[in-house]
């Protein structure tokens, strides 16, 4: 610098689900737990996807307010690219 060969070694992570807690939600953070992960480190740069508080467009309706639809400034890196850095072993 390449490769990722293996019930490899070390050290890790840690889906569902249940508990409190945060937050309109979607997610999220702590315990507990293991479905998986050789990058399931890390960073929302691109593509998806999930949400839609709040902003706009509309149905209704006297009004309140109730319905639809769009939108990311919200989420996800355990959806893929990509971008940094990191064991091991082979070369």
């Nucleotide at each position: 610098c390449a490769u990722g060969u293996a019930u490899a070694a070390u050290c890790g992570c840690a889906a569902a689900c249940c508990g409190c807690g945060c937050g309109a939600a979607a997610g999220c953070g702590c315990g507990g737990g293991a479905c998986g992960c050789a990058a399931a480190g890390u960073c929302a740069g691109g593509a998806g996807u999930c949400u839609a508080c709040a902003g706009c467009c509309u149905u209704u309706g006297a009004g309140a307010g109730a319905g639809g639809g769009c939108u990311a400034c919200g989420a996800u890196c355990g959806u893929c690219c990509g971008g940094c850095c990191g064991c091991c072993a082979u070369g």